[in-house]
RNA sequence: GACAAAGCCAAACCUGUCGUGAGACAGGGACGGAAAGCUACGGAUCUUAAAAUAGAUAGCCGGGUUGCC
Numbered sequence: 001g002a003c004a005a006a007g008c009c010a011a012a013c014c015u016g017u018c019g020u021g022a023g024a025c026a027g028g029g030a031c032g033g034a035a036a037g038c039u040a041c042g043g044a045u046c047u048u049a050a051a052a053u054a055g056a057u058a059g060c061c062g063g064g065u066u067g068c069c
Stems, first nucleotide, its partner, number of pairs: 001068001008033002013028006031059001037065003041062003044057004
């Protein structure tokens, strides 16, 4: 450093599967991204539950860590 290069990822939506659910996975797709790689550590939001508890979102913000030029 995304107004560069080689590349990479993939929102919404659709189909199938899993899950009580938030949502996840696979395929299609491409709104976007300089970490839109990983990590649930802090906050935030969401789900479950009478409560306790348990979970989801990393493409919500921040932190940690690894990577291309």